[in-house]
RNA sequence: UGCGCGCACGCGCCGAAUCCCGUGAGGGAACCGGGGAACCACCACCUUGGGGUGAAUCGCACGUCGUCCGCCGUGCCGUCACGGCCGGUCGACGCGCGUAGGAGACCUUCCCGCUCCGAACCCGUCAGCUAACCCGGUAGGCGACGCGGAAGGAAAGG
Numbered sequence: 001u002g003c004g005c006g007c008a009c010g011c012g013c014c015g016a017a018u019c020c021c022g023u024g025a026g027g028g029a030a031c032c033g034g035g036g037a038a039c040c041a042c043c044a045c046c047u048u049g050g051g052g053u054g055a056a057u058c059g060c061a062c063g064u065c066g067u068c069c070g071c072c073g074u075g076c077c078g079u080c081a082c083g084g085c086c087g088g089u090c091g092a093c094g095c096g097c098g099u100a101g102g103a104g105a106c107c108u109u110c111c112c113g114c115u116c117c118g119a120a121c122c123c124g125u126c127a128g129c130u131a132a133c134c135c136g137g138u139a140g141g142c143g144a145c146g147c148g149g150a151a152g153g154a155a156a157g158g
Stems, first nucleotide, its partner, number of pairs: 011143004018029004030138006040128001049126001050123004058098003062094005068088002070085006101117004106153006112146002
């Protein structure tokens, strides 16, 4: 000096998810989300329920399980029961491929290429918009792209 790992401090990024007061319980600011008139919109849509947060939807293939149907077998007949299937329908879950959409370091918009994400949860038969008003949230994950191109800003310096 370079690379890797760990810790601390500082700075920064995605995101609404930050700041202040208080010993605490809690309170406040800011930001975000939901509900909620008139006007407007929608007008047989009432169940295959519907809606919301979020970038996170949709399609296809395969597997497992279940549902119903079909076929076969067994049980004394049977519309019943049980078992089986290279069969079909629908659903749940898993997995894979793609995809609406989203992220990639000052900000916004547009463009080229590349990489990654494309989850989860809530309400409970009920929600269009929406002034007043009402309710709720402020988690988590990171240190990375070609220092790409165009335009407009911001900041720093002079």
A computed fold for a 158-nucleotide RNA from Streptomyces sp. GMY02, annotated as c-di-AMP riboswitch aptamer (ydaO/yuaA leader). RNAcentral records the identical sequence in 2 taxa. Its mean pLDDT, the model's own confidence on a scale to 100, is 76. Its Rfam family is "c-di-AMP riboswitch aptamer (ydaO/yuaA leader)". From the family's description: This family represents a conserved RNA structure found upstream of the ydaO and yuaA genes in Bacillus subtilis and related genes in other bacteria. The RNAcentral record of the sequence draws on Rfam and Ribocentre.